[in-house]
Predicted 3D model of a 342-nucleotide part of an RNA (large-subunit ribosomal RNA, domain IV) from a metagenome.
The full RNA is in RNAcentral, with records from SILVA.
It matches the Rfam family "Bacterial large subunit ribosomal RNA". Its family is annotated with ribosome and structural constituent of ribosome in the Gene Ontology.
Its mean pLDDT, the model's own confidence on a scale to 100, is 89.
Context: one part of a larger RNA
RNA sequence: CCCUCGUUAAGGAACUCUGCAAUUUGGCUCCGUAACUUCGGGAGAAGGAGCGCCCUUGGAGGUGACGGGCAUACGCCCUGAGCGUCCGGGGGCCGCAGCGAGCCGGCCCAGGCGACUGUUUAACAAAAACACAGGUCUCUGCCAACUCGUAAGAGGAUGUAUAGGGGCUGACACCUGCCCAGUGCCGGAAGGUUAAAGGGAGAGCUGCAAGGCUUGAACUGAAGCCCCGGUGAACGGCGGCCGUAACUAUAACGGUCCUAAGGUAGCGAAAUUCCUUGUCGGGUAAGUUCCGACCCGCACGAAUGGUGUAACGAUCUGGGCGCUGUCUCGACGAGGGACUCG
Numbered sequence: 001c002c003c004u005c006g007u008u009a010a011g012g013a014a015c016u017c018u019g020c021a022a023u024u025u026g027g028c029u030c031c032g033u034a035a036c037u038u039c040g041g042g043a044g045a046a047g048g049a050g051c052g053c054c055c056u057u058g059g060a061g062g063u064g065a066c067g068g069g070c071a072u073a074c075g076c077c078c079u080g081a082g083c084g085u086c087c088g089g090g091g092g093c094c095g096c097a098g099c100g101a102g103c104c105g106g107c108c109c110a111g112g113c114g115a116c117u118g119u120u121u122a123a124c125a126a127a128a129a130c131a132c133a134g135g136u137c138u139c140u141g142c143c144a145a146c147u148c149g150u151a152a153g154a155g156g157a158u159g160u161a162u163a164g165g166g167g168c169u170g171a172c173a174c175c176u177g178c179c180c181a182g183u184g185c186c187g188g189a190a191g192g193u194u195a196a197a198g199g200g201a202g203a204g205c206u207g208c209a210a211g212g213c214u215u216g217a218a219c220u221g222a223a224g225c226c227c228c229g230g231u232g233a234a235c236g237g238c239g240g241c242c243g244u245a246a247c248u249a250u251a252a253c254g255g256u257c258c259u260a261a262g263g264u265a266g267c268g269a270a271a272u273u274c275c276u277u278g279u280c281g282g283g284u285a286a287g288u289u290c291c292g293a294c295c296c297g298c299a300c301g302a303a304u305g306g307u308g309u310a311a312c313g314a315u316c317u318g319g320g321c322g323c324u325g326u327c328u329c330g331a332c333g334a335g336g337g338a339c340u341c342g
Stems, first nucleotide, its partner, number of pairs: 001337008010328002014326001019323001027051005036041001038171001052093009062083002067078004094098001106321007113313002118130002134169007146155003172308004177238003182235002184231005191226003197220002202215005239257005266300001267297001278294005
């Protein structure tokens, strides 16, 4: 010097990205427990008090000896010692300390995300990711759709639309606006286009001829595409400029251009805000973080769901109480290494 431990005056997070780590707390009984809430919870909330041993005594269960009675039944009844359990009362004793060691929750407030229990990157990530009940769309009438296989065949399923497959969303509560122009999907007995095929007007070659061999216009020909509609919990999208009110400012209002339609409710400097440490308020002596507001949303927004939400979380963020060698700032001690010898 390293590792693993123990103790530490005064202070007590001043450490640090962060109380990381290590303390604190800890058991049982009793008292007592807030907001909020889906009335279950929150809750062991929080916060308190007691706890050993000896003597004595009360109560309630358990077991039931000796003895007594009835009586001779491998019994019944009475009494109730002793032992043991639980709950108390009174008195006393000792130590610094009585859950005497060990095992053995620190707590609270506020917010983000995800409802929850679960699942995951075996060996750097456990999460806000995945899943999830619930919601919704769509396909599927059974030899189902769909999947595997060249096929036979198998799964689906010894199931049958309250079933099965696929997509999205993700408890619950309140909701889920506008656009069908583009793309997709669905529907459409008309019309246009369109292949093979049918059809043969005609044309060419050849033959003396009958004929043969080619070529071939109209016309008839599906799906598809065009076309006509529908459809957003389908892929997706959801404007600009100018002016205007009796201070100013702002613009309920008006004009104009464009669009398929111009973002509704709700939320909003947000896991989203560039400018930005926005501005105001709170908390601090001092706060780029945090909380509450404001709205000028660079670039929120409604099942790629929006906004809330009790409970839950080895989650993330901010604050506080307690407590501490994290620190001021170190010190001492123990064991094992390092070092020397073998």